This is a predicted structure of a 102-nucleotide RNA (TPP riboswitch aptamer (THI element)) from Chlamydomonas incerta. It matches the Rfam family "TPP riboswitch aptamer (THI element)". About the family: Vitamin B(1) in its active form thiamin pyrophosphate (TPP) is an essential coenzyme that is synthesised by coupling of pyrimidine and thiazole moieties in bacteria. The source organism's lineage runs through Eukaryota, Viridiplantae, Chlorophyta, Chlamydomonadales and Chlamydomonas. Of the family's consensus pairs, 86% are formed in the model.

RNA sequence: CCAACCGUCUCGGGGUGCCCUCCAAUAUUUGGAGGUGCUGAGAUUACACCCGCCGAACCUGCUCGGGGUAAUACCCGCGGAGGGAAGACGUAGGCAAUCCAA
Numbered sequence: 001c002c003a004a005c006c007g008u009c010u011c012g013g014g015g016u017g018c019c020c021u022c023c024a025a026u027a028u029u030u031g032g033a034g035g036u037g038c039u040g041a042g043a044u045u046a047c048a049c050c051c052g053c054c055g056a057a058c059c060u061g062c063u064c065g066g067g068g069u070a071a072u073a074c075c076c077g078c079g080g081a082g083g084g085a086a087g088a089c090g091u092a093g094g095c096a097a098u099c100c101a102a
Stems, first nucleotide, its partner, number of pairs: 001094002006090005011052004017038002019035007058083003064077004
């Protein structure tokens, strides 16, 4: 001097779905309540959880195409396609210069 990964602090970004039952509206959908029903890190609980550019957290395309499921989840494609929120400190380690010793 660089500094991964990781950690700490501060700051910031993000999602909250599916199914069933009951009720209501009034329309075939929407809203409310409940469930030891499902998946998930998380399903409005938030001082939680996940993620912050080496960025698949999350959003858009997408009321997408194929498989799969009770349905969502999930798998493949679209696709590393377009967007997407960071600073400080610590640290393993590395590099260089100088000095000392052998």